[in-house]
RNA sequence: CCAGAUGGCUGGAUGGCCGCGGCGCGGCGGAACUUGUUCCGGCGCGCUGAGGAAAGUCCGGGCUCCAUGGAAACACGGUGCCGGGUAACGCCCGGCGAGGGUAACCUCAGGGACAGUGCCACAGAAAGCAAACCGCCAUGUGCCCGCCUUUCGGGUGCAGGGUAAGGGUGAAAGGGUGCGGUAAGAGCGCACCGCGUCUUUGGCAACAAAGACGGCGACGGCAAACCCCACCGGGAGCAAAACCGAAUAGGGGCGGCAGGUGGCCCUGGAAACAGGGUUACAGGCGGGUUUCCACGCCGCCGCCCGGGUUGGUUGCACGAGGCGUUCGGCAACGAACGUCCCAGAUGAAUGGCCAUCGCCUCGGGGGGGUCCCCCGAGCGCACAGAACCCGGCUUACAGGCCGUCUGGCAUU
RNA sequence: GCAGCUGUAGCUCAGUUGGUUAGAGCGCCUGAUUGUGGAUCAGGAGGUCGGUGGUUCGAAUCCCCCCAGCUGUACCA
Numbered sequence: 001c002c003a004g005a006u007g008g009c010u011g012g013a014u015g016g017c018c019g020c021g022g023c024g025c026g027g028c029g030g031a032a033c034u035u036g037u038u039c040c041g042g043c044g045c046g047c048u049g050a051g052g053a054a055a056g057u058c059c060g061g062g063c064u065c066c067a068u069g070g071a072a073a074c075a076c077g078g079u080g081c082c083g084g085g086u087a088a089c090g091c092c093c094g095g096c097g098a099g100g101g102u103a104a105c106c107u108c109a110g111g112g113a114c115a116g117u118g119c120c121a122c123a124g125a126a127a128g129c130a131a132a133c134c135g136c137c138a139u140g141u142g143c144c145c146g147c148c149u150u151u152c153g154g155g156u157g158c159a160g161g162g163u164a165a166g167g168g169u170g171a172a173a174g175g176g177u178g179c180g181g182u183a184a185g186a187g188c189g190c191a192c193c194g195c196g197u198c199u200u201u202g203g204c205a206a207c208a209a210a211g212a213c214g215g216c217g218a219c220g221g222c223a224a225a226c227c228c229c230a231c232c233g234g235g236a237g238c239a240a241a242a243c244c245g246a247a248u249a250g251g252g253g254c255g256g257c258a259g260g261u262g263g264c265c266c267u268g269g270a271a272a273c274a275g276g277g278u279u280a281c282a283g284g285c286g287g288g289u290u291u292c293c294a295c296g297c298c299g300c301c302g303c304c305c306g307g308g309u310u311g312g313u314u315g316c317a318c319g320a321g322g323c324g325u326u327c328g329g330c331a332a333c334g335a336a337c338g339u340c341c342c343a344g345a346u347g348a349a350u351g352g353c354c355a356u357c358g359c360c361u362c363g364g365g366g367g368g369g370u371c372c373c374c375c376g377a378g379c380g381c382a383c384a385g386a387a388c389c390c391g392g393c394u395u396a397c398a399g400g401c402c403g404u405c406u407g408g409c410a411u412u
Numbered sequence: 413g414c415a416g417c418u419g420u421a422g423c424u425c426a427g428u429u430g431g432u433u434a435g436a437g438c439g440c441c442u443g444a445u446u447g448u449g450g451a452u453c454a455g456g457a458g459g460u461c462g463g464u465g466g467u468u469c470g471a472a473u474c475c476c477c478c479c480a481g482c483u484g485u486a487c488c489a
Base pairs, nucleotide, nucleotide: 001408002407003406004405005404006403007402008401009400010399012357013356014355015354016353017352018351020049021048022047023046024045025044026043028041029040030039031038032037033036051383055394056393058392059391060390061389062388063237064236065235066234069293070292071291072290073289074288076233077232078231079230080229081095082094083093084092085091096110097108098107099106100105111228112227116226117225118222119221120220133167134166135163136162137161139159140158141157142156143155144154145153146152175193176192177191178190179189180188194216195214196213197212198211199210200209201208202207241314242313243312244311251305252304253303254302255301256300257299260281261280262279263278264277265276266275267274268273283298284297285296286295307488308487309486321340322339323338324337325336326335327334328333358381359380360378361377362376363375364374365373366372367371413485414484415483416482417481418480419479422438423437424436425435431469440456441455442454443453444452462478463477465475466474
């Protein structure tokens, strides 16, 4: 210098004018009454006013309500190497293993396939306790040829066998390479590698290393197929929830579950009886289901039609908070001390214009050499905008800045 | 804020226990028929299955993350 990897920061600046939300103070006007307070309106001054993602709403919590319920089982959902961090997590950190890259480094839903079930299309002989199509090999036998004939040799067909070297199919054919061996072959034997089992050593562990044993069609793949194992999880969400105020017809229909017995009262009826109310027991209902305990309610649940309101206050801004220093830890992070207070709207404020500067793009000119300077132009300056609050993840993002590391080339 | 659904040819839809080549109707193009058009007949084109990554031998189908669109949902009684 070129190419690349990785970690972090920043997210235009200054001034003026006009305007908006919130809070505080001052004074003005109005209303109410308890006559000095409260409320409302507008005015002036001061302070303050978006983000790294405020976004997507993908996870985890706080908070609130559901009964502040308790226990067990089942169902459902989620997570999945090991250790640590954390309020918690599917997040983060450090390791291990596998894969990719020359390397820095990157990626991985990374438990279990001898608990069971299922799937592996097409092709292929055979695809799951698998098999022999072509081939190779010897044996028996028919025919033909060579040889004078037999033996023998060669070719070819048939029969029942051996084999898994080679070919071919496939994503996958179930150890690989080499040497020996054999009729041909084959872990059949041996060496190395792989695999399995056991032992030892190191490590908290995942795991790694070494040694011994086993010839190995054992033990193929898929669990982001059902499933098994371990662990975690009650549901809803600030449209939670509480209070004040206003208004209405405190209604109707359908469906599901339960609708049992006795007493009393009312209404209708001649009565039998029917309807309604109340009480006791039984019973039912109450968070996905069931059981038990405790508690609450007396019908419960769902859907539809009709009616009313569509106002205010709280929740709601001090929090697992920010910043700095020191210490512990490889790190994530933790501890101590000091310091600071930092938006709260509810059709929803945080904006507009001008000037100067900065950056970018385009055009022209100059120097000098690939960067500077000058002039002019630009509806150029990203992604985007809080809404109960935090911790993460993911996604979007113009430009700028600061590290650390790797490879190559050149020079020393 | 919360919940649910959809995305496949120009349009409307099938196809999801993963399997070879993704189909149907309407529309479009070409030819035949006709004096011409329509109707009819024959043939044809047209798809990165919303996008990106992953699992798998193999993905429209399974999983993760994005994008776009649609729907429901206030309170009182």

Two RNAs folded together computationally: RNase P RNA and transfer RNA, 489 nucleotides in total. The prediction has a mean pLDDT of 76. Rfam match: Bacterial RNase P class A.